[in-house]
Context: one part of a larger RNA
RNA sequence: GGAUGAACGCUAGCGGCAGGCCUAAUACAUGCAAGUCGAACGGAUGUCUUCGGACAUUAGUGGCGUACGGGUGCGUAACGCGUAAACAAUCUACCUCAUACUGGGGGAUAGCCCUGGGAAACCGGGAGUAAACCCGCAUGGCAUCGAAGAGUUUCAUGGCUUUUUGAUUAAAGAUUUAUUGGUAUGAGAUGAGUUUGCGUCUGAUUAGUUAGUUGGCGGGGUAACGGCUCACCAAGACGAUGAUCAGUAGGGGCUCUGAGAGGAGCGGCCCCCACACUGGCACUGAGACACGGGCCAGACUCCUACGGGAGGCAGCAGUAGGGAAUAUUGGGCAAUGGACGCAAGUCUGACCCAGCCAUGCCGCGUGGAGGAAGACGGCGCUCAGCGUUGUAAACUCCUUUUAUCGGUGAAGAACAGCAGGUCUGCGGACUUGUGUGACGGUAGCCGAGGAAUAGGCACCGGCUAACUCCGUGCCAGCAGCCGCGGUAAUACGGAGGGUGCAAGCGUUGUCC
Numbered sequence: 001g002g003a004u005g006a007a008c009g010c011u012a013g014c015g016g017c018a019g020g021c022c023u024a025a026u027a028c029a030u031g032c033a034a035g036u037c038g039a040a041c042g043g044a045u046g047u048c049u050u051c052g053g054a055c056a057u058u059a060g061u062g063g064c065g066u067a068c069g070g071g072u073g074c075g076u077a078a079c080g081c082g083u084a085a086a087c088a089a090u091c092u093a094c095c096u097c098a099u100a101c102u103g104g105g106g107g108a109u110a111g112c113c114c115u116g117g118g119a120a121a122c123c124g125g126g127a128g129u130a131a132a133c134c135c136g137c138a139u140g141g142c143a144u145c146g147a148a149g150a151g152u153u154u155c156a157u158g159g160c161u162u163u164u165u166g167a168u169u170a171a172a173g174a175u176u177u178a179u180u181g182g183u184a185u186g187a188g189a190u191g192a193g194u195u196u197g198c199g200u201c202u203g204a205u206u207a208g209u210u211a212g213u214u215g216g217c218g219g220g221g222u223a224a225c226g227g228c229u230c231a232c233c234a235a236g237a238c239g240a241u242g243a244u245c246a247g248u249a250g251g252g253g254c255u256c257u258g259a260g261a262g263g264a265g266c267g268g269c270c271c272c273c274a275c276a277c278u279g280g281c282a283c284u285g286a287g288a289c290a291c292g293g294g295c296c297a298g299a300c301u302c303c304u305a306c307g308g309g310a311g312g313c314a315g316c317a318g319u320a321g322g323g324a325a326u327a328u329u330g331g332g333c334a335a336u337g338g339a340c341g342c343a344a345g346u347c348u349g350a351c352c353c354a355g356c357c358a359u360g361c362c363g364c365g366u367g368g369a370g371g372a373a374g375a376c377g378g379c380g381c382u383c384a385g386c387g388u389u390g391u392a393a394a395c396u397c398c399u400u401u402u403a404u405c406g407g408u409g410a411a412g413a414a415c416a417g418c419a420g421g422u423c424u425g426c427g428g429a430c431u432u433g434u435g436u437g438a439c440g441g442u443a444g445c446c447g448a449g450g451a452a453u454a455g456g457c458a459c460c461g462g463c464u465a466a467c468u469c470c471g472u473g474c475c476a477g478c479a480g481c482c483g484c485g486g487u488a489a490u491a492c493g494g495a496g497g498g499u500g501c502a503a504g505c506g507u508u509g510u511c512c
Stems, first nucleotide, its partner, number of pairs: 001512004006508005013364006019357002021322001026320003030317003035064003040061002043058006071275003080200008090192002095182002098179003103137001105135003113126005143168011201247003208238003213235004218230003250272004254265004277298005300311004328354001330353003336350001337348004367398004377389005404448005412439001417434007456501005461482003467496005477484002
């Protein structure tokens, strides 16, 4: 000098954009943050009724979603991350392309009704019911497995391709089901798992470490490879090119600094990872070992009729605590995106907005021109006076950004839906009209009057731009370093003047 998620002191006019618990991964009152579908199902309630039913609502069963989105950085020195590859070792719901089927049966259960227990949370018994719920039968394309043959490759086992044959496996929902391909991709949407090479902080005042440990054969397990697991066999495997141990730490894109090499950082945004009160476990599922699911154990908190129950903000707000320090218990689904749904639509603290804070960056303003009696006052001096403050003020003319008041007033809106038209391969496409805005009566624009509403902070011995007077007298004090102060202090305190930056200026911390 530059930088900062900053803090502190003094000061403070406006706007745009961004940022805002770095500490206690401490504990949390309250509200909201994941639902949706009646075009899967039987009921129930209400309204209407031409008594056939229609419409609306939805507790329950069922489907899809809840593995996304959002948060945090505890752990982790690791194939965790980065980069480059591999899978002859793999899976993938919804979407999409293609192919194939719609034959015939059965069963249970919630809701509801009856009833019992309990303070509650809720739990038990009985009768009975539906489905896109559950289970068989038939069919068997594709697929899987077995057997036989052929081709190809290999020294061989074996792999690959193909033919024949046998076995197994599907729905009864076409608003749907099954199977194959789309194979991870500049090429629809859009993932996951595993493996390998290289790179990835400090300490030797940590030198030896390791028994499922290293390898093999076999069994099991997995979507899949593998000591992943187990039995047996061998005795290996790692290590001064730093194993092991200990400390610290999420990694990267990037960011800051620097001429560069390098050094430092990982806050906002994006990608990956890990975690969800602490520890463990699996279930469901295409996907989890699952933040707002389950079970067990633990700590803590709450309710209780003392028998027993309930809970998890590292989601958005908010509270207490900690701290130098970090915001509203706001508005809206109008836009973008997501879940469900044929759709209308519902939900969405994602998101879009608003509020608070000079926390930062950027922009604007606090007036412009003229004006010498060089006024008054202040300060200084060699003191009839002169110098300086200083064109500064007064005064004259002008302007009106901003602020205030009045008026006008957006873009962001494209859709979807509804109504009409044209075309159609009948799925739909195009088109006209209508319709939809939280922000917000905001931004912008027009007008009104009036210089009116707006300047501070630090410094002035040298480094370092800027000097005099008074007070003090090694005192009081200053100080980044050198150093000032003991009676003429440009260094302390005040004043006048000056210098520098400016809605900021200084100080402190941290990095280069």

Predicted 3D model of a 512-nucleotide part of an RNA (small-subunit ribosomal RNA, 5' domain) from a metagenome.
RNAcentral holds the full RNA, with entries from SILVA.
The coordinates come from a structure-prediction model, not an experiment, and the mean pLDDT is 81.